[in-house]
Parts: sequence; structure tokens; C1' cells
RNA sequence: CUUAUUAAGAGUGGUGGAGGGACUGGCCCGAUGAAGCCCGGCAACCAUUCCGCAUAAGGAUGCGGUUACGGUGCUACUUCCAGCAAAGCGCAUGCUUUGGGAAAUAAG
Repeated sequence: CUUAUUAAGAGUGGUGGAGGGACUGGCCCGAUGAAGCCCGGCAACCAUUCCGCAUAAGGAUGCGGUUACGGUGCUACUUCCAGCAAAGCGCAUGCUUUGGGAAAUAAG
């Protein structure tokens, strides 16, 4: 950089000691113990096992399901909400919807 996904799911554990939820604003979490690390768990992107369907002479390819040993990931709050634009409603702040931006993760 490209593509896909982001409203589901997962701990009354150990360690550790003050921070954390990307950024900004808000709103929250935190000594009834944050981050980090370990263990446990969740999920199924890659990979694996097996099954079905389609194409095919076959090898195979594609799609769907299955499995969960392996590579990652995740395990408060919708990606916690909004940040830009448009439309609708209200017209005092605002609210709703759609699209976008940013971010995270996977594969390339």
C1' cells in the first nucleotide's frame, strides 16, 4: 500500500504495583487494585482434518460446513461516543440516519 472484518464471544486466577480506554474533546474504568507478564478462556483471519455441493476424464479448483495440534489476534464500555461531509427533525444546546476519515486485526 491492497483486500476483508470490527453491535457476537471470552477470568470471583497468579504476579505486579499506577495507571488505562490509539490521537483530540467528552464520558468512563482503576488501591473493592490500572498497565505489563504468566496461566486460563474466546474466536476462527491463515493453516490443518474430514464432509457436502458445483465445474472437471482425472489431477485439481471454487463455495459451504467441520476440527482447534500449529501461526497470529482478542479477552470493561458498539472500534466506549463524537471528530469530516450530506440529508431529515428541532431550532437553545442538539438528535437521528447515511457516507467518509482515523484506528485495530488478519492475509497478501

SAM riboswitch aptamer (S box leader) from Thalassobacillus devorans, 108 nucleotides, folded computationally. Rfam family: SAM riboswitch aptamer (S box leader). Rfam links the family to the GO term regulation of gene expression. RNAcentral holds the sequence, with entries from MGnify. NCBI's taxonomy places the organism under Bacteria, Bacillota, Bacilli, Bacillaceae, Thalassobacillus.